[in-house]
RNA sequence: GACUUAUCAUGAAAGGUGGAGGGAAUUAGCCCUUAGAAACCUUGGCAACCGAUCGGUAUAAUGCAUUGUUUUAUCGGUAAUGGUGCCACAUCUAAUCCCGAUAUUGGGGACAGAUGAGUC
Numbered sequence: 001g002a003c004u005u006a007u008c009a010u011g012a013a014a015g016g017u018g019g020a021g022g023g024a025a026u027u028a029g030c031c032c033u034u035a036g037a038a039a040c041c042u043u044g045g046c047a048a049c050c051g052a053u054c055g056g057u058a059u060a061a062u063g064c065a066u067u068g069u070u071u072u073a074u075c076g077g078u079a080a081u082g083g084u085g086c087c088a089c090a091u092c093u094a095a096u097c098c099c100g101a102u103a104u105u106g107g108g109g110a111c112a113g114a115u116g117a118g119u120c
């Protein structure tokens, strides 16, 4: 980098360096920002995807008098010490489709994107 799959609810900031942009990309809007943007560093925190651990259910193997042991799947809990991720507002809105009101709005989906896990 490509593909598959799950989620995109909630939550969580201080300091230092830096010096003009930032909210993924294009256009338009909206918002943040010299009362200091991005980026980097330090410390702290959030969450719980993988991993850990406990329990329930199902499943298969083994054993078998019952109990048991182990495998896989799934559901729920715990911790935050392992691998990631994240810490303005919200995947911000429209530029796509559908539905309902209705003449400007509400809801849902697609595309695209982000993160994890797996494969190449």
Stems, first nucleotide, its partner, number of pairs: 001120008013043005021032003026095004044087003049083002052078007060070003091112001096109006
Predicted 3D model of a 120-nucleotide RNA (SAM riboswitch aptamer (S box leader)) from a Flavobacteriales bacterium. The source organism's lineage runs through Bacteria, Pseudomonadati, Bacteroidota, Flavobacteriia and Flavobacteriales. Its mean pLDDT, the model's own confidence on a scale to 100, is 77. It matches the Rfam family "SAM riboswitch aptamer (S box leader)". Gene Ontology term of the family: regulation of gene expression.